Predicted 3D model of a 72-nucleotide RNA (transfer RNA) from Roseovarius sp.
[in-house]
């Protein structure tokens, strides 16, 4: 330089046009004599920036940043 993947919660990921969600972590409660463990509840997310499609975009197009694989 070119081509292809991926970027969503503090982490590891699902969601492919209609309310953003799961497990781990985290906070508060209940259990125990107390610790683990177990249950119930909550917080936590400008969804990588920006622009165009569309009555509506995490999703579909374009530019752009960052990582990673290839090719020269």
């Nucleotide at each position: 330089g070119c081509u292809g993947c991926a970027g969503u919660a503090g982490c590891u990921c699902a969601g492919u046009g209609g309310c953003a969600g799961a497990g781990c972590g985290c906070g508060u409660c209940c259990u125990u004599g107390g610790u683990a463990a177990g249950g119930a509840c909550g917080a936590g997310g400008u969804c990588g920036g920006g622009a165009g499609u569309u009555c509506a975009a995490u999703c579909c197009u374009c530019c752009c940043c960052u990582g990673c694989a290839g090719c020269a």
Its Rfam family is "tRNA". It is annotated as a transfer RNA.
The sequence was found in a public genome assembly.